The RNA shown here (transfer RNA) has 72 nucleotides and comes from a bacterium.
[in-house]
RNA sequence: GGCCUGGUUGCUAAGUGGUAAAGCAUUCCUCUGCAAAAGGAAAACACGCGAGUUCGAUUCUCGCCCAGGCCU
Numbered sequence: 001g002g003c004c005u006g007g008u009u010g011c012u013a014a015g016u017g018g019u020a021a022a023g024c025a026u027u028c029c030u031c032u033g034c035a036a037a038a039g040g041a042a043a044a045c046a047c048g049c050g051a052g053u054u055c056g057a058u059u060c061u062c063g064c065c066c067a068g069g070c071c072u
Base pairs, nucleotide, nucleotide: 001071002070003069004068005067006066007065010024011023012022018055026042027041028040029039030038048064049063050062051061052060
């Protein structure tokens, strides 16, 4: 330098052109003598940045940034 994959809440991670699941963690409640475990509830501006297409983009297109891998 070229090619491929990925970037989603504090962490992991699913998903799709109609506004985003789940688990862990956090807070509160129940339970307990107190904890742990278990159960219930809640919150968090979660879709890398910019532009384009579209009525509508996290999803499609282009460029850039970051991470990993392959080739030379």
Its Rfam family is "tRNA". The family's RNA type in Rfam is transfer RNA. From the family's description: Transfer RNA (tRNA) molecules are approximately 80 nucleotides in length. Its mean pLDDT, the model's own confidence on a scale to 100, is 81.